[in-house]
RNA sequence: GGAGCGGCAACGUCGAGUCCGUGAGAUCACGGAGCCGGGGACCCACGAGCAGUCCCGGGGUGAAUCGGUACACCUGUCGUACCGUAGGGCGACUUCCACGCCCGAACCCGUCAGCUAACCCGGUAGGCGUACUGGAAGUAAGG
Numbered sequence: 001g002g003a004g005c006g007g008c009a010a011c012g013u014c015g016a017g018u019c020c021g022u023g024a025g026a027u028c029a030c031g032g033a034g035c036c037g038g039g040g041a042c043c044c045a046c047g048a049g050c051a052g053u054c055c056c057g058g059g060g061u062g063a064a065u066c067g068g069u070a071c072a073c074c075u076g077u078c079g080u081a082c083c084g085u086a087g088g089g090c091g092a093c094u095u096c097c098a099c100g101c102c103c104g105a106a107c108c109c110g111u112c113a114g115c116u117a118a119c120c121c122g123g124u125a126g127g128c129g130u131a132c133u134g135g136a137a138g139u140a141a142g143g
Stems, first nucleotide, its partner, number of pairs: 010130005018033006034124006044114001057112001058109004066084006087103005093138006
């Protein structure tokens, strides 16, 4: 001098996941505000009758849906891998355009739930980064 690892602080980022108070004594518990989610009327929507086939229910949070090919398999779903895709995020003030880089998961309820005022119930986590694309319009701060 460089690289790597770990800790703390600041800044930023995905996300609802922030702030205040009290008590513990470190990350916890309780209460409140804010934000988020679920259940839940009228109205509306769906449905109503007959026949056949099938049995693999249905629903929620979330951007995370839907396909194609191949493999595996109990030949029905499921699963794995690639390639796409509805949709979503980032490029350090906001929006639009352009360009570039990514994600396109995971979990929960338990046979049950359309919307839904009053009302009822719950969550307030976890993870990541150390940078700095261009144009237009606007705004803020400072001088």

A computed fold for a 143-nucleotide RNA from Actinoallomurus spadix, annotated as c-di-AMP riboswitch aptamer (ydaO/yuaA leader). The sequence was found by an Rfam model in a public genome assembly. Rfam family: c-di-AMP riboswitch aptamer (ydaO/yuaA leader). From the family's description: This family represents a conserved RNA structure found upstream of the ydaO and yuaA genes in Bacillus subtilis and related genes in other bacteria. The coordinates come from a structure-prediction model, not an experiment, and the mean pLDDT is 77. The model forms 96% of the base pairs in the Rfam consensus. Taxonomically the source falls in Actinoallomurus (Bacteria, Bacillati, Actinomycetota, Streptosporangiales).